RNA sequence: UUUAACCGCCAGGGGUAUCCCGAACGGGAUUGAGAGCAAACCCUUGGAACCUGCUCCGGUUGAAACCGGCGAAGGGAGAGCGGAUGUCAGACUUC
Numbered sequence: 001u002u003u004a005a006c007c008g009c010c011a012g013g014g015g016u017a018u019c020c021c022g023a024a025c026g027g028g029a030u031u032g033a034g035a036g037c038a039a040a041c042c043c044u045u046g047g048a049a050c051c052u053g054c055u056c057c058g059g060u061u062g063a064a065a066c067c068g069g070c071g072a073a074g075g076g077a078g079a080g081c082g083g084a085u086g087u088c089a090g091a092c093u094u095c
């Protein structure tokens, strides 16, 4: 010097499970930001939102993608614009 967390706008990405009742529409319970249209929620490279591995492994539970491992693994969508605050991690330059 440059660059976050915050707010607004635009663009884009993503998931919607487990169990019970019921002939079906549907209803109930559990966890979660969100459990099928909510114009909601989350995430956008400082990327664990989400997918693959995974019909995986260990634990919990009525069941479970509920918790942890796997994960310094492999993929994955903004170098967006404006404002505010201010210097967290980092990068560059100089002394």
Stems, first nucleotide, its partner, number of pairs: 001091002006083004010078001011044004017030005046088001050075003056069004

Overview: The RNA shown here (TPP riboswitch aptamer (THI element)) has 95 nucleotides and comes from an Acidobacteriota bacterium. The prediction has a mean pLDDT of 75. NCBI's taxonomy places the organism under Bacteria, Pseudomonadati, Acidobacteriota.